[in-house]
Molecule: c-di-GMP-I riboswitch aptamer
Organism: Burkholderiales bacterium
RNA sequence: CGCACCAAAAGGCAAACCCGCCGAAAGACGGGGACGCAAAGCUUCCGGGCUACUCGACUCGAUGUCGAACGCUAGCGGGGUCGCCGGA
Numbered sequence: 001c002g003c004a005c006c007a008a009a010a011g012g013c014a015a016a017c018c019c020g021c022c023g024a025a026a027g028a029c030g031g032g033g034a035c036g037c038a039a040a041g042c043u044u045c046c047g048g049g050c051u052a053c054u055c056g057a058c059u060c061g062a063u064g065u066c067g068a069a070c071g072c073u074a075g076c077g078g079g080g081u082c083g084c085c086g087g088a
């Protein structure tokens, strides 16, 4: 200088599913539960994905169709930011 987070130690978080509860929904929260995670800590600034109460258009009509986040997803990536251990 480059690469690796491998070995160890102390721990941490918590998918699906079930119950309760909030929400139009996506989904969130609490409890149980562990699929996994070296940031699966925090944060919607950028991109992706999900939902469409509402608005607009279409339709003879409708419980219909299409478009659009102000909603959601940080456990879909990127960015920002705080952070444990050590063979460093």
Base pairs, nucleotide, nucleotide: 012037013036017032018031019030020029022027035075041081042080043079045078046077047076048073049072050071054068055067056066057065058064